[in-house]
RNA sequence: GGCCCCAUAGUGAAGUGGUUAACACACCAGCCUUUCACGCUGGCGACGCGGGUUCGAAUCCCGCUGGGGUCACCA
Numbered sequence: 001g002g003c004c005c006c007a008u009a010g011u012g013a014a015g016u017g018g019u020u021a022a023c024a025c026a027c028c029a030g031c032c033u034u035u036c037a038c039g040c041u042g043g044c045g046a047c048g049c050g051g052g053u054u055c056g057a058a059u060c061c062c063g064c065u066g067g068g069g070u071c072a073c074c075a
């Protein structure tokens, strides 16, 4: 340098054109408990950036950024 894959709450992870972006752990509050833990209820919090297509984009397309794989080159 070529090609391919990935990027979603703090972490993991679902959603592949149309619901208020689901869920688990974590965090916060309440309940429970003598206390803690467990358990129960509720809450907070996310689509890497820019552009395009579309009535509508997390989803499709292009570019950029970052990460990974593979091939080639150099040595």
Base pairs, nucleotide, nucleotide: 001071002070003069004068005067006066007065010025011024012023018055027043028042029041030040031039048064049063050062051061052060

Record summary: Predicted 3D model of a 75-nucleotide RNA (transfer RNA) from a Bacillota bacterium. It matches the Rfam family "tRNA". By type it is a transfer RNA. The coordinates come from a structure-prediction model, not an experiment, and the mean pLDDT is 81.